[in-house]
Annotation: This is a predicted structure of a 73-nucleotide RNA (transfer RNA) from an Actinomycetes bacterium. Taxonomically the source falls in Actinomycetes (Bacteria, Bacillati, Actinomycetota). Its mean pLDDT, the model's own confidence on a scale to 100, is 80.
RNA sequence: UGCCGGGUAGAUCAAUUGGCAGAUCGUUCGGCUCUGGACCGAAAAGUUGAAGGUUCGAGUCCUUCCCCGGCAG
Numbered sequence: 001u002g003c004c005g006g007g008u009a010g011a012u013c014a015a016u017u018g019g020c021a022g023a024u025c026g027u028u029c030g031g032c033u034c035u036g037g038a039c040c041g042a043a044a045a046g047u048u049g050a051a052g053g054u055u056c057g058a059g060u061c062c063u064u065c066c067c068c069g070g071c072a073g
Base pairs, nucleotide, nucleotide: 001072002071003070004069005068006067007066010025011024012023013022019056027043028042029041030040031039049065050064051063052062053061
């Protein structure tokens, strides 16, 4: 430098043909309990890497750039 894959909640990852952004763990609060890290219930937490474009509508499609991994030179 080129090519391929990836970037979504604190963490690990989903999201069907473009149509309400979710799960698990963790965190917080409550219950249970002598207590609790077990168990039960609830809540909070997201400019979807950045900026543009297409579209009635973009995590998803297109362009450029940034970051991580791999391959080639």